A computed fold for a 356-nucleotide part of an RNA from a Candidatus Latescibacterota bacterium, annotated as large-subunit ribosomal RNA, domain IV. Its mean pLDDT, the model's own confidence on a scale to 100, is 88. Lineage of the source: Bacteria > Pseudomonadati > Candidatus Latescibacterota.
Context: one part of a larger RNA
């Protein structure tokens, strides 16, 4: 010096990113207990008091247990009565000892504001336990049973020995109040006169070959058959087209002017759009400018809380806003408590160091 512990004057978070760590609280009995609340909770809220031993009181009482003995009937693991033995309080009064009576050990610190997630659960075996996942509840959608969906090449199996109050998929995520506008794009559903459109059907026409014919020859023409092609025409779904649908994927404007101080603009004009963001919330887990401005808490606060709204770039099941209870979550404030610190000291055991 290090490790693991113990104690510490005065102060008591001044430490630090942060009370991290430590200290403190702690058991049982009694008193007492707020806001809020989904009336269950919150709650062990908070905050107080007591606790040993002896004597008296009560009292071998209350109470517990219950051998055994009965009674009744519906004869039972039934109902009901008495009861020996054993265990055995509370309460009130008085006294005794110690610094100390849950004498050791084990054994909650508490209050309060905000955020997120309703909750109990689940998760990155070996750096993340959370605000992530799940969840009950909500909505949409598919599926009529040989169901949809899934696995398998298949037989077959699951779904389900279920049957729409069922099963599959997607999103949201208790509860309360709600969930606005847009169907132009993409998707899905429905319709379908016309256009487009495959295989197939069809076979106009064309090519090859050559019996034959023509020709002095070169060569030309060329039926049938075989063969290579092949126009028109017919031809489904789909697409185009016409509707619907947003708790489907998604989207939800700009400029200019205007009121008898100023400022602002209920109002007006204009352009564009499928429609121009409603309620609610808002410097927010979202705010760049920004340490916005005002108020609160501090002697002093970039953090925190309450407001404002100029929302760079909130916003309604990619859910919006609240919310009691809950949380090894996160972020502020306070009480208690302390070697976290001012500022370090001493002690115990071990390591290091020296010798061996």
């Nucleotide at each position: 010096u290090c490790c693991u512990c113990g104690u510490u004057a005065a102060g008591g978070a001044a430490u630090u990113a942060g009370g991290c760590a430590a200290a403190a609280u702690g058991a049982c009995c009694c008193c007492g207990u707020a806001a809020c609340u989904u009336c269950g909770g919150g709650a062990g809220a908070a905050g107080g008091g007591g606790u040993g031993c002896c004597c008296c009181u009560a009292a071998g009482u209350a109470g517990g247990u219950g051998a055994g003995c009965g009674g009744a009937u519906u004869u039972a693991c039934u109902c009901u009565g008495c009861a020996a033995g054993c265990c055995g309080a509370a309460u009130g009064g008085g006294g005794c000892c110690a610094c100390a009576g849950u004498g050791a050990a084990a054994u909650g610190g508490c209050c309060u504001g905000g955020g997120c997630g309703a909750c109990u659960g689940u998760u990155u075996a070996c750096u993340a336990a959370a605000a992530a996942c799940a969840c009950a509840g909500g909505u949409c959608u598919c599926u009529g049973c040989u169901a949809a969906g899934u696995c398998g090449u298949g037989a077959g199996a699951c779904g389900a020995c279920g049957u729409a109050u069922a099963g599959g998929g997607a999103c949201u995520g208790a509860c309360a109040c709600c969930u606005g506008c847009c169907c132009g794009g993409u998707g899905c559903c429905g319709g379908u006169a016309a256009a487009u459109u495959a295989a197939a059907a069809g076979g106009a026409g064309g090519g090859g070959u050559u019996a034959g014919c023509c020709g002095c020859a070169a060569g030309g023409c060329g039926a049938a058959g075989c063969u290579c092609u092949g126009a028109a025409u017919u031809g489904a779904a789909g697409u185009u087209c016409c509707g619907g649908u947003a708790a489907a994927c998604g989207g939800c404007g700009g400029c200019c002017g205007u009121a008898a101080c100023u400022a602002u603009a209920a109002c007006g004009g204009u352009c564009c759009u499928a429609a121009g963001g409603u309620a609610g919330c808002g410097a927010a887990a979202u705010u760049c400018c920004u340490c916005g401005u005002c108020g609160g808490a501090u002697a002093a606060a970039a953090a925190c809380c309450g407001a404002c709204c100029u929302g760079c770039a909130c916003g309604a099941a990619u859910g919006g806003u609240g919310u009691a209870a809950c949380g090894a979550c996160u972020u502020g404030g306070g009480c208690g408590c302390u070697g976290u610190c001012u500022c370090a000291a001493c002690g115990a055991g071990g390591a290091g160091c020296u010798c061996g």